Predicted 3D model of a 145-nucleotide RNA (FMN riboswitch aptamer (RFN element)) from Aliiruegeria sabulilitoris.

RNA sequence: CGUCGUUCUCAGGGCGGGGUGGAACUCCCCACCGGCGGUAAGCGGUUCCCUCCGCAAGCCCGCGAGCGCCUCCCCUUGGGGAGGGUCAGCAGAUCCGGUGCAACUCCGGAGCCGACGGUUAAAGUCCGGAUGAAAGAGAACGGAC
Numbered sequence: 001c002g003u004c005g006u007u008c009u010c011a012g013g014g015c016g017g018g019g020u021g022g023a024a025c026u027c028c029c030c031a032c033c034g035g036c037g038g039u040a041a042g043c044g045g046u047u048c049c050c051u052c053c054g055c056a057a058g059c060c061c062g063c064g065a066g067c068g069c070c071u072c073c074c075c076u077u078g079g080g081g082a083g084g085g086u087c088a089g090c091a092g093a094u095c096c097g098g099u100g101c102a103a104c105u106c107c108g109g110a111g112c113c114g115a116c117g118g119u120u121a122a123a124g125u126c127c128g129g130a131u132g133a134a135a136g137a138g139a140a141c142g143g144a145c
Stems, first nucleotide, its partner, number of pairs: 002145003005141006016030004031125002033114002035063004042055004058112002066090002068087001069084007094110005116128003
């Protein structure tokens, strides 16, 4: 220094204006937001150079929560609770132009997407499960290799 381990900490943003209406932060018009790891020709730092380091994609690859599914328990046609993530499945969305050896990542433009339950009316933005869980990030520790 690397790998493994233990413990701890951290780990999500957004409805502002107008319209209709009895009622809408849910519809319509204009707005607003973008988790984590990877990749990256951009930006910054370092360096004589090479190199190295940091940041950089909602829609490229993968992951997470959620739904579903499975198991158990409770009330019983349905619902509630607990557990299971190497469990079938759902789990969103990008093109055009430019530069270039090379771009789905850069530059320009135009688009598109967003769990479940609730609600005087249909929700990415409100309320709820959630003071939860978690992709992962960091720190400390001691042991092993």
Of the family's consensus pairs, 94% are formed in the model. The coordinates come from a structure-prediction model, not an experiment, and the mean pLDDT is 79. It matches the Rfam family "FMN riboswitch aptamer (RFN element)". Rfam 15.1 lists 6,230 matches to the family in 5,120 species.